[in-house]
Context: one part of a larger RNA
RNA sequence: AUCUCCUUAAGGAACUCGGCAAAUUGACCCCGUAACUUUGGGAUAAGGGGUGCCUCGUUAGGGUGACGCUUAUAGUUGAGCCCGAGGAGGUCGCAGAGAAUAGGCCCAAACGACUGUUUAACAAAAACACAGGACUCUGCUAAGUCAAAAAAACGACGUAUAGGGUCUGACGCCUGCCCGGUGCCGGAAGGUUAAAAGGAGGGGUUAGUCCUGCUUGCAGGGCGAAGCUCUGAAUUGAAGCCCCGGUAAACGGCGGCCGUAACUAUAACGGUCCUAAGGUAGCGAAAUUCCUUGUCGGGUAAGUUCCGACCCGCACGAAGGGCGUAACGAUUUGGGCACUGUCUCGAGGAGAUGCACG
Numbered sequence: 001a002u003c004u005c006c007u008u009a010a011g012g013a014a015c016u017c018g019g020c021a022a023a024u025u026g027a028c029c030c031c032g033u034a035a036c037u038u039u040g041g042g043a044u045a046a047g048g049g050g051u052g053c054c055u056c057g058u059u060a061g062g063g064u065g066a067c068g069c070u071u072a073u074a075g076u077u078g079a080g081c082c083c084g085a086g087g088a089g090g091u092c093g094c095a096g097a098g099a100a101u102a103g104g105c106c107c108a109a110a111c112g113a114c115u116g117u118u119u120a121a122c123a124a125a126a127a128c129a130c131a132g133g134a135c136u137c138u139g140c141u142a143a144g145u146c147a148a149a150a151a152a153a154c155g156a157c158g159u160a161u162a163g164g165g166u167c168u169g170a171c172g173c174c175u176g177c178c179c180g181g182u183g184c185c186g187g188a189a190g191g192u193u194a195a196a197a198g199g200a201g202g203g204g205u206u207a208g209u210c211c212u213g214c215u216u217g218c219a220g221g222g223c224g225a226a227g228c229u230c231u232g233a234a235u236u237g238a239a240g241c242c243c244c245g246g247u248a249a250a251c252g253g254c255g256g257c258c259g260u261a262a263c264u265a266u267a268a269c270g271g272u273c274c275u276a277a278g279g280u281a282g283c284g285a286a287a288u289u290c291c292u293u294g295u296c297g298g299g300u301a302a303g304u305u306c307c308g309a310c311c312c313g314c315a316c317g318a319a320g321g322g323c324g325u326a327a328c329g330a331u332u333u334g335g336g337c338a339c340u341g342u343c344u345c346g347a348g349g350a351g352a353u354g355c356a357c358g
């Protein structure tokens, strides 16, 4: 000097991002215990008091129950053994749960209902899960999963009170408007539309035939059957799409401008444009508010945080759920009591290690 501990006058969070760390509390008995509440809780709430040893004392009382007695599955007697409050008196120490082990507490708010789960080795949470809610698919060779294909298997030795998928997330009060776009479901009149069917017609090839020329068996040209071959119109033709409806706890969306009341201000009211419809209830400077340390109130001597309000919501809002909520949380935020070397501001001591000197 570092590490691990112990003690510390006076003060007591002045430390610090923050009481981080440390300290306080701690067992048992008795008294006592609030708001709130889902009546279970909250609760060991909080807050108090007691605790040794001796005598009274073989305490009161309780347990067990021997030997006897008797009307004998019962009753009675009650030895011995064990447990044992409460009270009175006394007594010793600084201290009696004498050492060790053994909750600090309260108030308010946020989030998540809860117990659980998670980033093995920087994150334990407000994330995941959850019971509950809703939508949707699936009638059994189920849907779905696995699989190149198939078989097999799971689903399930289950059968719609079942199984799969998606969203939400206890409970309470609720869950508004929009189906124009996208998706899904239903519909089938019309339009469009594939393969396929169909085969009007067209092209190629040439037996033949006609014409022309002439060196009379050749050349050139026209037409061209059958067959083969290359094409090919009309017409028939499903789903889909267009179309017509439905559906938002499907994906999603939920306006602007101007004017108006006998102070002013504001606008219940009116006008106008646009839209599929223009944000309802509830909440709101919020885990969401830029301006912003908004404004007012509370708490402090002093408060960018916190709590309660206001509403001008840059850019909350109703199962990507809205708002509450007792209980719960190694969660987050603010405040208080107690307590303390966190600090004012250091000091002393113990052990271990390193270094220096001897």
Stems, first nucleotide, its partner, number of pairs: 001353008010344002014342001019339001027051005036041001038170001052091005061083004068076003092096001104337007111329002116128002132168007144154002171324004176254003181251002183247005190242003196236002201231005208223007255273005282316001283313001294310005